[in-house]
RNA sequence: AUCUUAUCAAGAAAGACUGAGGGAUUUGACCCUAUGACGUCUUGACAACCUACAACAAAGCAAUUUGUUGCAAGGUGCCAAUUUCAACUUUGCAAACGCAAAGGCAGAUAAGUU
Numbered sequence: 001a002u003c004u005u006a007u008c009a010a011g012a013a014a015g016a017c018u019g020a021g022g023g024a025u026u027u028g029a030c031c032c033u034a035u036g037a038c039g040u041c042u043u044g045a046c047a048a049c050c051u052a053c054a055a056c057a058a059a060g061c062a063a064u065u066u067g068u069u070g071c072a073a074g075g076u077g078c079c080a081a082u083u084u085c086a087a088c089u090u091u092g093c094a095a096a097c098g099c100a101a102a103g104g105c106a107g108a109u110a111a112g113u114u
Base pairs, nucleotide, nucleotide: 001114003112004111005110006109007108008107013043014042015041016040017039021032022031023030026087027086028085029084044079046077049075050074051073053070054069055068056067057066058065059064083106088103089102090101091100092099093098
């Protein structure tokens, strides 16, 4: 990097360094930002995807497997705004501008895969 599956309305910041843009991409909107954003590092948190561990239940002669709940030790992730919002399609409402819902595309993360 490819593909598959799952999730994406909740949650969680301090310090140091740096110094101008940043919020993935295109367009538009909106927002953050010299009262220092973005980024890097340290520490701390948040969360519970995978592993470990514990309890319970089911299947099994058994080994064990599966599920639920818990835990937070290990591997990741994450700590402005719904993935900041919209864009494409369908449906409903509406005189129209539009509004709402569902889906799709794109993206992020995890686990697996080539």
Annotation:
The RNA shown here (SAM riboswitch aptamer (S box leader)) has 114 nucleotides and comes from Candidatus Kapaibacterium sp. It matches the Rfam family "SAM riboswitch aptamer (S box leader)". Rfam describes the family as follows. The SAM riboswitch is found upstream of a number of genes which code for proteins involved in methionine or cysteine biosynthesis in Gram-positive bacteria. The coordinates come from a structure-prediction model, not an experiment, and the mean pLDDT is 84.